[in-house]
C1' cells in the first nucleotide's frame, strides 16, 4: 500500500508507584493502586489446521501452534449528509486498532 473486521466476549496475583483511554474536545477509569514488567489463567477464533463442499478464497469443527486481545460500542464526537418535535437520532467517510498479503 491493498483486503477484511471493530455493539459480543474474556483477570487474577506479585513487583513497582502515577499516570492511563491513540491525536483534540468531551467525558470517563485511577494511591479500594494508573500505566509498565513477571507467572499463572481466560476470550475470541485472523493466519495456520481437519473434514465437507467446488470455484463463493464458502460452510462446519477443533484449539497444539503464529498473532490479537482481557473497564465503558473504536467509550463519544471530529468531516459530510439525512430526518426532525430543534431534545436529538441515523447513515457514510476520514482516523485509528488488528489480522493477513
Nucleotide at each position: 500500500u491493498u483486503c477484511a473486521u471493530c455493539a459480543a466476549g474474556a483477570g487474577u496475583a506479585g513487583c513497582u508507584g502515577a499516570g492511563g483511554g491513540a491525536u483534540u474536545g468531551g467525558c470517563c477509569c485511577u494511591g479500594u493502586g494508573a500505566a509498565g514488567c513477571u507467572a499463572c489463567g481466560g476470550c475470541a477464533a485472523c493466519c495456520a489446521c481437519a473434514c465437507u463442499a467446488a470455484g463463493a478464497g464458502a460452510g462446519u469443527g477443533a484449539a497444539c501452534g503464529g498473532u490479537g486481545c482481557c473497564a465503558a460500542a473504536u467509550c463519544c464526537a471530529a468531516c459530510g449528509g439525512a430526518a426532525g418535535u430543534u431534545a436529538u437520532u441515523c447513515c457514510g467517510a476520514c482516523a485509528g486498532a488488528u489480522g493477513a498479503a

This is a predicted structure of a 101-nucleotide RNA (SAM riboswitch aptamer (S box leader)) from a fish gut metagenome. The RNAcentral record of the sequence draws on MGnify. The coordinates come from a structure-prediction model, not an experiment, and the mean pLDDT is 84.